This is a predicted structure of a 72-nucleotide RNA (transfer RNA) from a Candidatus Parcubacteria bacterium.
Rfam family: tRNA. By type it is a transfer RNA.
Its mean pLDDT, the model's own confidence on a scale to 100, is 80.
The sequence is in RNAcentral, with records from ENA.
[in-house]
């Protein structure tokens, strides 16, 4: 330089192009306990950027950022 492969919640992760993007963990709150902790309840909370396609994009394209692997 040139190829391939990955980017969602604070983490790990899921999600036929049709929807209010979910689950664990984790984080606040309440219950329950003498008090912790377990357990149950409820919550905040995210699609890497920008354009394109489409009636509808997390999802298809395309270019970039980022990381990871081949290659010489």
């Nucleotide at each position: 330089g040139c190829c391939c492969c990955u980017a969602u919640a604070a983490c790990u992760c899921a999600a036929u192009g049709g929807a209010u993007a979910g689950a664990g963990u984790g984080c606040g709150g309440g219950c329950c306990u003498u008090c912790u902790a377990a357990g149950c309840c409820c919550g905040a909370a995210a699609u890497c950027u920008a354009g394109g396609u489409u009636c509808g994009a997390a999802u298809c394209c395309u270019a970039g950022u980022a990381g990871g692997g081949g290659u010489a």